[in-house]
A computed fold for a 399-nucleotide RNA from a Bacteroidia bacterium, annotated as Bacterial RNase P class A.
RNA sequence: CUGUAAAAACAGCUUGUCGCUUUUGGGGUUAAGCCUAAAAGAGGAAAGUCCGGGCAACACAGAGCAACAUACUACCUAACUGGUAGGAGACCCAAUAUAAUGUUGGGUCUACAGCAAGUGCCACAGAGAAUAUACCGCCAAGCAGCAAUGUUUGGUAAGGGUGAAAAGGCGGUUUAAGAGACCACCGCUUGUGCAGCAAUGUACAAGGCAUGGUAAACCUUAUGUGUUGCAAGGCCAAAUAGGUUACGAGGUGUUGCAGCAAUGUAACACAAAGUGCUGCUCGCACUUUCGUAAUGGGUAGGCUGCUAGAUUCUAACCGCGAGGUUGGAGCCAGAUAAAUGACAAGCAUACUCCGGUAACGGAGCGUAACAGAACCCGGCUUAUCGUUUUUACAAAAUA
Numbered sequence: 001c002u003g004u005a006a007a008a009a010c011a012g013c014u015u016g017u018c019g020c021u022u023u024u025g026g027g028g029u030u031a032a033g034c035c036u037a038a039a040a041g042a043g044g045a046a047a048g049u050c051c052g053g054g055c056a057a058c059a060c061a062g063a064g065c066a067a068c069a070u071a072c073u074a075c076c077u078a079a080c081u082g083g084u085a086g087g088a089g090a091c092c093c094a095a096u097a098u099a100a101u102g103u104u105g106g107g108u109c110u111a112c113a114g115c116a117a118g119u120g121c122c123a124c125a126g127a128g129a130a131u132a133u134a135c136c137g138c139c140a141a142g143c144a145g146c147a148a149u150g151u152u153u154g155g156u157a158a159g160g161g162u163g164a165a166a167a168g169g170c171g172g173u174u175u176a177a178g179a180g181a182c183c184a185c186c187g188c189u190u191g192u193g194c195a196g197c198a199a200u201g202u203a204c205a206a207g208g209c210a211u212g213g214u215a216a217a218c219c220u221u222a223u224g225u226g227u228u229g230c231a232a233g234g235c236c237a238a239a240u241a242g243g244u245u246a247c248g249a250g251g252u253g254u255u256g257c258a259g260c261a262a263u264g265u266a267a268c269a270c271a272a273a274g275u276g277c278u279g280c281u282c283g284c285a286c287u288u289u290c291g292u293a294a295u296g297g298g299u300a301g302g303c304u305g306c307u308a309g310a311u312u313c314u315a316a317c318c319g320c321g322a323g324g325u326u327g328g329a330g331c332c333a334g335a336u337a338a339a340u341g342a343c344a345a346g347c348a349u350a351c352u353c354c355g356g357u358a359a360c361g362g363a364g365c366g367u368a369a370c371a372g373a374a375c376c377c378g379g380c381u382u383a384u385c386g387u388u389u390u391u392a393c394a395a396a397a398u399a
Stems, first nucleotide, its partner, number of pairs: 002394009012347007020041008043370001047381002050379005055229004062282004067225005072086005087112001088110009113220002118218002120214003135160002137156008168186002171183003188207008233304004243295007251270008272288006311330008351364005
């Protein structure tokens, strides 16, 4: 210097003219309209609506079941399926070592609890796929044969084959031939010590030499979750018909009043019916004539919620880090069919052309990508032009 991969920051600038919206000040108006001045005015994703919350209502608040979500450890955060730092596993590259397993460094990924709780599934191939198995082969004995070899019976699971995977690995001993049958090492299980907040790591001892894989398979375990959502909700104004028809159900008790009495009426309690919380049950709250079906009428306008925030910038300190504490400075859209723009000149980066060995110079083009707030915030995912910076690797050059 070039290339590959990953991460981070920015997302053009200045001046002038005209135009739009909000706020504040002044003028004007009965009040508005209107005039004038100043300040401010769309993103890194505003997108998707995938998560989590703030806030609001149900509501004065619950229990259980179902359903759903999460899942290595610790910490950060309002919270999260997010982030930070560790642990474990798998894979890639390089070096090194062993009989084999490994060790060190760098990088990438992980939907990372449990398969001896149970039930499923593992196609095809193959003899056999988890209560497995003998195809080829190896060994022994009998029979046939001059021999090669063939065949029957028994033993075997080391070697070979099939497969993604064949029921611990490797080096030996024993054996007719083998085999954890036995031995050392590794692996696995259990126990103890040490280190660590922990996940785990490490050392020693003992032991069976066994427990295949699969849970974004059903399932089990642990932890957790109220629902709905700004089209939530609140206020004001206006209007009509709390309309009509059909069907069904319609109580009990106590007290007061009226009454000769029957009875009527009011209040309270219970029941019944209905509505809501909530998918279901209980429970709670509200309503008192209610329910079902059909048909028909009015309104859909204005204000608010609505931007002072888990806010921005900055300094010091604490922390490996994500972040936290304290101090200082600041207010940076609030529209409602939807404003935040247009034009001109110049500059900067990129791009094209010309000149030049190069540095560079000249001309042209000119938001050149994705894209446009709508209650707010923290994440995730997706789209994307250009510049700069950092790290790793490869190759080359220089020293």

The organism belongs to Bacteroidia, within Bacteria. It matches the Rfam family "Bacterial RNase P class A". Rfam classes the family as a ribozyme. A source record names the gene rnpB. RNAcentral holds the sequence, with entries from ENA.